[in-house]
Small-subunit ribosomal RNA, 5' domain from Persephonella sp. KM09-Lau-8, 512 nucleotides, folded computationally. Rfam family: Bacterial small subunit ribosomal RNA. Its mean pLDDT, the model's own confidence on a scale to 100, is 89. Taxonomically the source falls in Persephonella (Bacteria, Pseudomonadati, Aquificota, Aquificales).

Context: one part of a larger RNA
RNA sequence: GCGCGAACGUUGGCGGCGCGCCUAACACAUGCAAGUCGAGGGGCAGCAGGCCGCUCCUUCGGGAGCGGUGCUGGCGACCGGCGAACGGGUGAGUAACACGUAGCUAACCUACCCCGAGGAUGGGGAUAACCCCCCGAAAGGGGGGCUAAUACCCAAUAAAGAGUCCUGUUUAAUGAUGGGACUCCAAAGGCCUUUUUGGCGCCUCGGGAUGGGGCUGCGUCCCAUCAGCUAGUUGGUGAGGUAACGGCUCACCAAGGCUACGACGGGUAGCCGGCCUGAGAGGGUGGCCGGCCACAGUGGGACUGAGACACGGCCCGCACCCCUACGGGGGGCAGCAGUGGGGAAUAUUGGGCAAUGGCCGAAAGGCUGACCCAGCGACGCCGCGUGGUGGAAGAAGCCCUUCGGGGUGUAAACACCUGUCAGGGGGGAAGAUAAUGACGGUACCCCCAGAGGAAGGGACGGCUAACUACGUGCCAGCAGCCGCGGUAAUACGUAGGUCCCGAACGUUGCGC
Numbered sequence: 001g002c003g004c005g006a007a008c009g010u011u012g013g014c015g016g017c018g019c020g021c022c023u024a025a026c027a028c029a030u031g032c033a034a035g036u037c038g039a040g041g042g043g044c045a046g047c048a049g050g051c052c053g054c055u056c057c058u059u060c061g062g063g064a065g066c067g068g069u070g071c072u073g074g075c076g077a078c079c080g081g082c083g084a085a086c087g088g089g090u091g092a093g094u095a096a097c098a099c100g101u102a103g104c105u106a107a108c109c110u111a112c113c114c115c116g117a118g119g120a121u122g123g124g125g126a127u128a129a130c131c132c133c134c135c136g137a138a139a140g141g142g143g144g145g146c147u148a149a150u151a152c153c154c155a156a157u158a159a160a161g162a163g164u165c166c167u168g169u170u171u172a173a174u175g176a177u178g179g180g181a182c183u184c185c186a187a188a189g190g191c192c193u194u195u196u197u198g199g200c201g202c203c204u205c206g207g208g209a210u211g212g213g214g215c216u217g218c219g220u221c222c223c224a225u226c227a228g229c230u231a232g233u234u235g236g237u238g239a240g241g242u243a244a245c246g247g248c249u250c251a252c253c254a255a256g257g258c259u260a261c262g263a264c265g266g267g268u269a270g271c272c273g274g275c276c277u278g279a280g281a282g283g284g285u286g287g288c289c290g291g292c293c294a295c296a297g298u299g300g301g302a303c304u305g306a307g308a309c310a311c312g313g314c315c316c317g318c319a320c321c322c323c324u325a326c327g328g329g330g331g332g333c334a335g336c337a338g339u340g341g342g343g344a345a346u347a348u349u350g351g352g353c354a355a356u357g358g359c360c361g362a363a364a365g366g367c368u369g370a371c372c373c374a375g376c377g378a379c380g381c382c383g384c385g386u387g388g389u390g391g392a393a394g395a396a397g398c399c400c401u402u403c404g405g406g407g408u409g410u411a412a413a414c415a416c417c418u419g420u421c422a423g424g425g426g427g428g429a430a431g432a433u434a435a436u437g438a439c440g441g442u443a444c445c446c447c448c449a450g451a452g453g454a455a456g457g458g459a460c461g462g463c464u465a466a467c468u469a470c471g472u473g474c475c476a477g478c479a480g481c482c483g484c485g486g487u488a489a490u491a492c493g494u495a496g497g498u499c500c501c502g503a504a505c506g507u508u509g510c511g512c
Base pairs, nucleotide, nucleotide: 001512002511003510004509006508007507008506009505010504013384014383015382016381017380018379019377020376021342026340027339028338030337031336032335035082036081037080040079041078043075044074047073048072049071050069051068052067053066054065055064056063057062089295090294091293099219100218101217102216103215104214105213108212109211113208114207115206116205117204118203119202121155122154123153124152130145131144132143133142134141135140161184162183163182164181165180166179167178168177169176170175190200191199192198221267222266223265228258229257230256233255234254235253236252237251238250239249240248270292271291272290273289274285275284276283277282297318298317299316300315301314320331321330322329323328348374350373351372352371356370357368358367359366360365387417388416389415390414397408398407399406400405421453423448424447425446426445427444431439456501457500458499459498460497461482462481463480467496468495469494470493471492477484478483
């Protein structure tokens, strides 16, 4: 000098765009943050309508009330499907194939989507909701009975596919790819409909796309005052397991494997694109945004599923909190807001699904604290304003003075002018393809009034730009370094003046 997610002090007019718990991965009241599909299904608790019955009123059109009826629209709960593995948060752990980069996978998977090929035949038994009974304070649970499906099961079919065997081609080889034989595995012909050459679905196979799993080379902090480390350890055979290779796991066998090119141990740390600084080389850093990873009170585990070992799923141990009828139960904000606590320090328990995107749905649409906006904070960057022109050899006040005068100073007053911002009134968007706008009566435009409402902070001994007076008297104090202060202090305090920057100015901390 530049920089910052800053903080502190003094000061503070407006706007735009950003950013805002760096500390306790401390604990959390409350609300919201993941649902959706009735065009899969049985149903009908509640709502609206229809129909039927009864009662009442009636202007004879009908109206009101009660009851019944799933008939229609729909629909709480239930079965079923898809989603919930995304999106959002955090950085604890991790020095590792975690990340970055370049590759490999002939060792792999991929729901929904796209392309291509083929198919969907016949049957069966349940179960929730519901009804009845029972247990329990509750959470919840048990028994009996009924029922449906795009839920479940059996059989049939099998071009393709999978497995075993024979055989050909190819490879160093595991393997890849043809031919043949045997064996094995499907499905919902369901739903809607303007009933037809329709739509949405279902099953199998091949391919694609997308997303991922695994492996490898290289790179990736400090300590040698860490020098030796290792028993599934290193390799083999076989088996299990996985989507898949593998000591991943297990049995047996062998005795290996790593290490001063730093093993092992300890400390620290999420990594990167980037960002800061610097002429560069380098040094520092990883907040916001984007990619990857890891985690979800803590430790462990699996289930479901195409995908999880799963933040708002399940089970167990532990710590903590809550309810309890003491038998037993419930909970997890590192989602959005918010609270306590910690701290130098970091925001609203706001609006909206209008846009973009996501999930579900044929659609209408529903849900969406993702997101879009608004609020708070000079936290940062940028822009604008606090007036403009004229106005005395120059008022007053204040300061200095050699008492002559000098300074503040065109500064003010005063005159004329303007109207940014703020204020009042009127109009009023784009963002939205036809409809739909939270923002928002916002931006923007026009009119009105009126200089009115809007300047401070630091410094002035040298470095370093800016000096005098008084007070003080090694006191009180200053200070980044050198150093000032003990009676004329440009260095302390106050005042006038001056210099620098300006809605900021200084200080502190940190990086280069």